[in-house]
RNA sequence: AUACACGAAGUGAGGGUCGCCGUCGGGUCCUUUCGGACAUCGAUGGAGGAAAGUCCGAGCUACGCAGGGUAGGGUGCCGGGUAACGCCCGGGCGUUGGCUUCGGCCGAUGACGGAAAGUGCAGCAGAGAGUAGACCGCCGAUGGCCUCUUUUGAGGUACAGGCAAGGGUGAAAGGGUGCGGUAAGAGCGCACCGGGCCUCCGGAGACGGAGGUCGCAUGGCAAACCCCACCUGGAGCAAGGCCAAGUAGAGGACGAGGAGUUGCCCGCUCCGUUUGAGUCCCGGGUAGGCCGCUUGAGGCCGCCAGCAAUGGCGGUCCUAGAUAAAUGACCCUCCCGCCGCUUUGGCGGCGGACAGAACUCGGCUUAUUCCGUGUGUCCGA
Repeated sequence: AUACACGAAGUGAGGGUCGCCGUCGGGUCCUUUCGGACAUCGAUGGAGGAAAGUCCGAGCUACGCAGGGUAGGGUGCCGGGUAACGCCCGGGCGUUGGCUUCGGCCGAUGACGGAAAGUGCAGCAGAGAGUAGACCGCCGAUGGCCUCUUUUGAGGUACAGGCAAGGGUGAAAGGGUGCGGUAAGAGCGCACCGGGCCUCCGGAGACGGAGGUCGCAUGGCAAACCCCACCUGGAGCAAGGCCAAGUAGAGGACGAGGAGUUGCCCGCUCCGUUUGAGUCCCGGGUAGGCCGCUUGAGGCCGCCAGCAAUGGCGGUCCUAGAUAAAUGACCCUCCCGCCGCUUUGGCGGCGGACAGAACUCGGCUUAUUCCGUGUGUCCGA
C1' cells in the first nucleotide's frame, strides 16, 4: 500500500437568512357551547445504520379462537439463549490452513438426520460404474496340442482356462501398508492402520476412550424422488374501526344457487329460491375527515449472574408521524481531497459516501465512508 474479518461511528465544523411537515402557546375570525379556520406571531421537534432487499421470525388486526382429512411448505449434529426464528452463543464431528517440544495449540469452514425400506442417477473416457471387470499384463498348477523319453517324467505352446498384483481409463475401480503364501494371485493367512458389531467407562448430550469380536458381510449422490422426527390457518395498516357527505333505479337481461371459512374434500355459518340472493348491461352518486399512529419484547448508565449469547435489579430519558406524501435551498468563515495558475505568500474551480421513513419490533443479506484491531499478500528501509 492493498484484500479480508471483527469492533466502533455516520459525512465536514460553526453561524445567518428564507422555506416545508408536526406539536405547544398567543392573536384574529366563525360558533350559544363543545369546538373549528387562518397568505398571522412566537417557541420547539423533524430520517437511517442500513430507513434498502422484502429473505426469515413475531406483535397487532378482522376473518366463526381457524374442527376433521388430504395435499403443499419449512426445518434437520448436540446443548443453551430468545416473544419467536431458518437468528445468536457455546460445544461435538468432518474438511482444511499455520505452528509444534509431535503431546498438541491457534484459526478458517460445513443445508452436518437416514444410502442396511424402496425407486432412481452417474455425460465423456474405460474391458468393467455395483449381480464388478480381462484392454495391456501376469501364470502355466489343471485339461488340450507339439517335441524328447522304455516308463515315471522333462521341455515348449498359450487353445480351453486361472489371476484383481502391476499398467491404463475415470471424480470414483469393490479397505490401506508390509510380510508370508502361491503356477500367478487374492483377507488366502498374519501384524499394524481403517471399518462393522458387542460390552464397559467418561460426558447432560452430540460424541470420545478402552477391551473383545468379525476378514470386511450393502462404494457415491437425499442441494434426486423418498423415509423419519418436529413445525406450519391464509391474508395483510389499502389490516381494521368510526364519523360526515351523497344516492335514481319498485330500469333491462340471466337466474337457483351464492358468499365466507385454507389449495381441495367433508363439516360449519350467513344470504336466497312466491318477498329474486347473485352475475352482466344501462344510468346516477360519493371519492372528505378522525382513530389505528408511534411508549416499545424501547434507548442509555451502573451493579449482579453467566465462558458467551443473554438475563435480573436499580436509576434515568421520550427521540419524525407525512398521505401525493415535510426533513430543503442560499450566503459567510474555517477543515479535508483533487485539478489549474502561481511572484511559492497564495488565488480560482470542483467535490466531501451509500442512500431516504410510510403500522411496529427481532434478525439476515446487500450498498457505503472514515477510524481502530487482527490476519494474509506486495513494496521500501

About this RNA
The RNA shown here (Bacterial RNase P class A) has 381 nucleotides and comes from a Gemmatimonadota bacterium. The source organism's lineage runs through Bacteria, Pseudomonadati and Gemmatimonadota. The coordinates come from a structure-prediction model, not an experiment, and the mean pLDDT is 75. It is recorded under the gene name rnpB. The RNAcentral record of the sequence draws on ENA. Of the family's consensus pairs, 90% are formed in the model.